[in-house]
This record gives sequence, C1' cells and structure tokens, in this order.
RNA sequence: GGGCCUGUAGCUCAGUUGGUCAGAGCAGUCGGCUCAUAACCGAUUGGUCGCUGGUUCAAGUCCAGCCAGGCCCA
Repeated sequence: GGGCCUGUAGCUCAGUUGGUCAGAGCAGUCGGCUCAUAACCGAUUGGUCGCUGGUUCAAGUCCAGCCAGGCCCA
C1' cells in the first nucleotide's frame, strides 16, 4: 500500500427484505422471599446504534468518506 470482517446499554450480544418501539442476558437500583446471606421472583434505571455527510416519506439496516480493532496479501 491492497482486500475482507467487526463497531448497538457498564459487559456479552440479537436486531430478518428499510417501516409497528431500539431489544435480550448479565450488571446496577428498589421491592418480595429468608433469622440472615446467596439463589429465586417482580419492578425499574441505563443508548447521539463509532464519527461526518448522502439517498429516502422513513435509515441500526442502503451509499460515500473518515476513525478504531482484528485477519489475510504484498
């Protein structure tokens, strides 16, 4: 220098062919249960979907550039 993959909650990830609302588990907080703790049960908090722009009535999803990480080639 070239090619490919990944980037979504504090962590691990899902998100289908662009449309119903941005979600699950873990973690945190509150409550229940218990003599108490753990486990278990219920409720709840938490997001500029890496950044910037574009397409579209509508973008996490499509397009372009850039950034970060990984793999391969040279």